[in-house]
Predicted 3D model of a 73-nucleotide RNA (transfer RNA) from a soil metagenome.
Its mean pLDDT, the model's own confidence on a scale to 100, is 82.
Rfam family: tRNA.

């Protein structure tokens, strides 16, 4: 140095064919309980790693950087 995946909520990951971002967990608040846990209802969080192009629009597509995991010389 190069190839190749990956960087989305506090954590583990989805997200199609470009069209206001989603689950489990976990937190909060309510119910139930003599109390806790469980259950069970309801809620808060998000510069989608940074920048820049293409678009009527970009998590997606395309360049650039940069950070992590795998090879290869």
């Nucleotide at each position: 140095g190069c190839c190749g995946g990956g960087g989305u909520a506090g954590c583990u990951c989805a997200g199609a064919u470009g069209g206001u971002a989603g689950a489990g967990c976990a937190c909060c608040u309510g119910a139930u309980u003599c109390g806790u846990a469980a259950u069970u209802a309801g809620g808060g969080g998000g510069u989608c790693g940074c920048g820049a192009g293409u678009u009527c629009a970009a998590u997606u597509c395309u360049c650039g950087c940069u950070c992590c995991c795998g090879g290869c010389u």